About this RNA: Predicted 3D model of a 99-nucleotide RNA (Bacterial small signal recognition particle RNA) from an Anaerohalosphaeraceae bacterium. The coordinates come from a structure-prediction model, not an experiment, and the mean pLDDT is 75. It was read from a public genome assembly, where an Rfam model found it. The source organism's lineage runs through Bacteria, Planctomycetota, Phycisphaerae, Sedimentisphaerales and Anaerohalosphaeraceae.
[in-house]
RNA sequence: UGGUCGGGCCCAGUCAAGUUGGCUCCGCGAACCUGGUCAGGCGGGGAACCGAGCAGCCAUAAGCGACUUGUCGACUGUGCUUGGUAAACCCGACCAUUU
Numbered sequence: 001u002g003g004u005c006g007g008g009c010c011c012a013g014u015c016a017a018g019u020u021g022g023c024u025c026c027g028c029g030a031a032c033c034u035g036g037u038c039a040g041g042c043g044g045g046g047a048a049c050c051g052a053g054c055a056g057c058c059a060u061a062a063g064c065g066a067c068u069u070g071u072c073g074a075c076u077g078u079g080c081u082u083g084g085u086a087a088a089c090c091c092g093a094c095c096a097u098u099u
Base pairs, nucleotide, nucleotide: 001096002095003094004093005092006091007090008089010084011083012082013081015079016078017076018075019074020073021072022071023070026065027064028063034059035058036057037056042051043050044049
């Protein structure tokens, strides 16, 4: 110096990790424009009762919050591993040639 092989580098993928979003579970949550039950009061009625229905209570919607886990997904390129490939670059081994 050349060749061969292998590795790194490069690309792709699975899994894991990190960040993050949705759902599930729990809680809170509507003066009225959600529902149920509707005291009082109001109205109808001779009466029995009936009616609409505020507050309250209960359940929830939109939404908000909490929490470990579970589940679905996104991103990163962090790790392992698998596969791919031609050149270039780096490293190692072997062989050959030259000095």